RNA sequence: UGGAACCAAGGGCAAACUCCGGGCGACCGGAGGACGCAAAGCCAACGGGGCUCACCGAGCCGGCCGGGUUGCUGCA
Numbered sequence: 001u002g003g004a005a006c007c008a009a010g011g012g013c014a015a016a017c018u019c020c021g022g023g024c025g026a027c028c029g030g031a032g033g034a035c036g037c038a039a040a041g042c043c044a045a046c047g048g049g050g051c052u053c054a055c056c057g058a059g060c061c062g063g064c065c066g067g068g069u070u071g072c073u074g075c076a
Stems, first nucleotide, its partner, number of pairs: 012037002017032006035063001041069003046066003049061005
């Protein structure tokens, strides 16, 4: 300097559910709470898939799959 996985260290995120708020809704934000996650950080204007609707168009899901991109540690 490089360094995929594994062991470790410091830690990180937060499902379901409950309460408050927003939305027609999928769902989103905050608080609590942890099912889990090595990217469960980000991208929906990368592709697929699913879901919603004031439905032929618009919206939602990144914790559905693939992909892109960024980050922490650094044994052998």
c-di-GMP-I riboswitch aptamer from a Myxococcales bacterium, 76 nucleotides, folded computationally.
It matches the Rfam family "c-di-GMP-I riboswitch aptamer". Rfam links the family to the GO term cyclic-di-GMP binding.
Model confidence (mean pLDDT): 83 of 100.